[in-house]
Context: one part of a larger RNA
RNA sequence: UGACGGGGGCUCACACAAGCGGUGGAGGAUGUGGCUUAAUUCGAGGCUACGCGAAGAACCUUAUCCUGGCCUUGACAUGCACGGAUUAACCCUGUGAAAGCAGGGCGACGCCUUCGGGUGGAACGUGCACAGGUGCUGCAUGGCUGUCGUCAGCUCGUGUCGUGAGAUGUCGGGUUAAGUCCCUUAACGAGCGAAACCCCUGUCCCUAGUUGCUAACGGGUAAUGCUGAGGACUCUAGGGAGACUGCCGGUGUGAAACCGGAGGAAGGUGGGGAUGACGUCAAGUCCUCAUGGCCUUUAUGACCAGGGCUGCACACGUCCUACAAUGGACCGAACAAAGGGAAGCAAUACCGCGAGGUCGAGCAAAUCCCAAAAAACGGUCCUCAGUUCGGAUUGCAGGCUGCAACUCGCCUGCAUGAAGCCGGAAUCGCUAGUAAUCGUGGGUCAGCAUACCACGGUGAAUAUGUUCCUGAGCCUUGUA
Repeated sequence: UGACGGGGGCUCACACAAGCGGUGGAGGAUGUGGCUUAAUUCGAGGCUACGCGAAGAACCUUAUCCUGGCCUUGACAUGCACGGAUUAACCCUGUGAAAGCAGGGCGACGCCUUCGGGUGGAACGUGCACAGGUGCUGCAUGGCUGUCGUCAGCUCGUGUCGUGAGAUGUCGGGUUAAGUCCCUUAACGAGCGAAACCCCUGUCCCUAGUUGCUAACGGGUAAUGCUGAGGACUCUAGGGAGACUGCCGGUGUGAAACCGGAGGAAGGUGGGGAUGACGUCAAGUCCUCAUGGCCUUUAUGACCAGGGCUGCACACGUCCUACAAUGGACCGAACAAAGGGAAGCAAUACCGCGAGGUCGAGCAAAUCCCAAAAAACGGUCCUCAGUUCGGAUUGCAGGCUGCAACUCGCCUGCAUGAAGCCGGAAUCGCUAGUAAUCGUGGGUCAGCAUACCACGGUGAAUAUGUUCCUGAGCCUUGUA
């Protein structure tokens, strides 16, 4: 100087408290441990691993995973030498699970040409340099990332103090979300952070009206902006205005600021996002990539078939569905936003109980399609039961994708109808358009979503407060 304290003071945070909903019990999904296995590839390990890398393991993916087969200048790159003028590509045959191996057919191109041929490039073969490695070391590294933490801190120049390490500034009094600002002051200034600048959203105005919109006028329909037309409105998307403690009152040091009020769509950072200081954890990653060193080179490289990554006495994490009447079933009839679409999205019609199928209009899309929003609302039934709750499991019959659904996909119909009656100790999230609840879309993707990322609909309760638990900041004190 730090770090630490079951020392002190001040302050903050869904940290506690006040509330609402969960997890822990059940069934299932998924990840992990363990066990098993020929193999169950590898990494991640308190918070900060465990629906994590993986935005999608049937083959492929896929890895020194396993079993077996097969190749050796190689699946891929560059260079050199030689070879033959036909090799390569393409087609066929044998063998084979394929890869591979063996054999046959056909015979491309540039330049010169005396039309005999010569020569060259790509490519092939042989040989040599070399390739290759998701092999090891994240404790040799770059880059990227997590975390403390969007916490308010971390430093520098000059000056001053101290023998020095260092201190001061950065402390103190107020104030703030903030080392934010003010005052004081041996300090005076400055930088990285905070804030602001950026994006979305909330109000208004201007400009522009197509594919969007439809108030007035005309036409038309069973009906619909359907149509002539219009730019008013909604909306779209470009520009601007607006919020600054600006105004008023009070408190305060004639300060910073705080409290209340007015006006306003919005008020004191309006709400949300992006943005993450110096550093910490030898944190994570050599399996994204890059890279030092080491190791390997007829194998730790390459190709192929099949299997495995999906195994199941068990344990844990994260979720989904429930245990019901604020519910379940059926009928009727409303209201979104944000997205995606050409090897694509697919309407209408028809077939099928359905998953789906047939035909295929339209649409590179504010035009067409996916597309039905669901909860909500109105009506009827169920009347507290392991039930008209719940849907696991299993059987049968089907559909779809795909060379191929046995290991090992998803969906549909019929039948079956398990556990479960609100969950011990313990523990998690959330302060407002939030929690809770309800659907919708997207990426990945041939197919496969209870995961992830986004979107809107309905829409609460509580916060007296800081004694305590946890974490953090500042000052101070004790300690080798």